Notes:
Transfer RNA from a marine sediment metagenome, 73 nucleotides, folded computationally. The coordinates come from a structure-prediction model, not an experiment, and the mean pLDDT is 83.

[in-house]
């Protein structure tokens, strides 16, 4: 400096083919118990790494730009 892969919730990640943002785990609150844990039921919790572009529509495609990992010089 260049090649490749990743960056989506607090944390580990899913999200072929572009039209509903999801899971587990960990928060809150309830049921349940004598109580606790365990289970069960609800809830909150996300500028989908940042800018631009296509498109009716972008987490998803096309540029760039940062950060992580690895090869390679």
């Nucleotide at each position: 400096g260049g090649g490749c892969c990743g960056g989506u919730a607090g944390c580990u990640c899913a999200g072929a083919u572009g039209g509903g943002a999801g899971a587990g785990c960990g928060c809150u609150g309830g049921a349940u118990c004598g109580a606790g844990a365990c289970u069960c039921c609800a809830g909150a919790g996300g500028u989908c790494a940042c800018g631009g572009g296509u498109u009716c529509a972008a987490a998803u495609c096309c540029c760039g730009u940062c950060c992580g990992g690895u090869c390679c010089a």

RNAcentral holds the sequence, with entries from MGnify. Rfam family: tRNA. Gene Ontology term of the family: triplet codon-amino acid adaptor activity.